Overview:
The part of an RNA shown here (small-subunit ribosomal RNA, central domain) has 351 nucleotides and comes from a Propionibacteriales bacterium. Its Rfam family is "Bacterial small subunit ribosomal RNA". The prediction has a mean pLDDT of 87.
[in-house]
Context: one part of a larger RNA
RNA sequence: UUGGGCGUAAAGAGCUCGUAGGCGGUCCAUCGCGUCGGGAGUGAAAAGCUGGGGCUUAACUCCAGUCCUGCUUCCGAUACGGGUGGACUAGAGGUAGGUAGGGGAGAUCGGAAUUCCUAGUGUAGCGGUGAAAUGCGCAGAUAUUAGGAGGAACACCGGUGGCGAAGGCGGAUCUCUGGGCCUUACCUGACGCUGAGGAGCGAAAGCAUGGGGAGCAAACAGGAUUAGAUACCCUGGUAGUCCAUGCCGUAAACGUUGGGCGCUAGGUGUGAGGGACAUUCCACGUCCUUCGUGCCGCAGCUAACGCAUUAAGCGCCCCGCCUGGGGAGUACGGCCGCAAGGCUAAAACUC
Numbered sequence: 001u002u003g004g005g006c007g008u009a010a011a012g013a014g015c016u017c018g019u020a021g022g023c024g025g026u027c028c029a030u031c032g033c034g035u036c037g038g039g040a041g042u043g044a045a046a047a048g049c050u051g052g053g054g055c056u057u058a059a060c061u062c063c064a065g066u067c068c069u070g071c072u073u074c075c076g077a078u079a080c081g082g083g084u085g086g087a088c089u090a091g092a093g094g095u096a097g098g099u100a101g102g103g104g105a106g107a108u109c110g111g112a113a114u115u116c117c118u119a120g121u122g123u124a125g126c127g128g129u130g131a132a133a134u135g136c137g138c139a140g141a142u143a144u145u146a147g148g149a150g151g152a153a154c155a156c157c158g159g160u161g162g163c164g165a166a167g168g169c170g171g172a173u174c175u176c177u178g179g180g181c182c183u184u185a186c187c188u189g190a191c192g193c194u195g196a197g198g199a200g201c202g203a204a205a206g207c208a209u210g211g212g213g214a215g216c217a218a219a220c221a222g223g224a225u226u227a228g229a230u231a232c233c234c235u236g237g238u239a240g241u242c243c244a245u246g247c248c249g250u251a252a253a254c255g256u257u258g259g260g261c262g263c264u265a266g267g268u269g270u271g272a273g274g275g276a277c278a279u280u281c282c283a284c285g286u287c288c289u290u291c292g293u294g295c296c297g298c299a300g301c302u303a304a305c306g307c308a309u310u311a312a313g314c315g316c317c318c319c320g321c322c323u324g325g326g327g328a329g330u331a332c333g334g335c336c337g338c339a340a341g342g343c344u345a346a347a348a349c350u351c
Base pairs, nucleotide, nucleotide: 003323004322005321006320007305008304012319014201015200016199017198021194022193023192025088026087027086028085029084030083031082033081034080035077036076037075038074039073040072041071042070048066049065050064051063052062053061054060091191092188093187094186096183097182098181099180103177104176105175106174107173108172109171110154115149116148117147118146119145120144121143125136126135162169163168206247207246208245209244210243211242215241216240220236221235222234223233258318259317260316261315262314263313266296267295268294269293270292271291272290273289274288275287276286277285300307301306324351325350326349333344334343335342336341
């Protein structure tokens, strides 16, 4: 390479938007580019293949046919793909009416708790552990009451519940703002899917500048443990954790499962809608239906485990990625970054 693959064996990019490209609904007409049929020209010879001939045979050699998978041109066909024109509404989008939500941003507010400060009561311990000690305390601690300060996080509700593309999002109110779902079937009329490059978003930690700092807590110090103990346990404790702005761009960024569309038994929870029945009405209830989220399970798939209408089943389209282990996600080079480092990415050698 031809292939075969990517939940767990190597392999789905962290996620989204989107350029080029690839692929693309139904009907009619037209062109005849692809496609198909036929003719002509060309496709040197040799070689090759098939059949036959000549050297005693073979190698070798000669003859005929074929091959030369192609290109050019002419005539024809028009199903499919394509171009052009026209039409459609089942894809997609919009309008209208509803609706749930920790979706995002900013501002303001609230209570519980921890810590600290002040004052009162009060006295000898407190704290901590497996047991202790370091530590705190007669300069009055711990406990308790009142008042005050400040920062961070929001108990209960809370739920294999909700929202978001992912990261992620949870006290309350207000303002601004994104997306979804349902109903109607009114409008547009294929406007679609994917997406190399590219752009944006992207936990924590980390970095820069300026704030903030209650609790927690890398580093660090001390006390223990231990043969040792640069740990686990304890007492302290600084960066950091918080805010603003700007970087970083990684993760077990996981459902370890890329996106889209269609098809393929059911059962049972739950969240958001719509409809029908029943009910005097409401609530409850029964049934149907759409979207989401779980569990169980048939066919089928799978090496097995398991997956199973939220597929890892059956198909189509597009992208990414894998190709024995180590060396190595390293070196070198390039690009990015303040740095830390990130992205891209080998080889020798070795098993």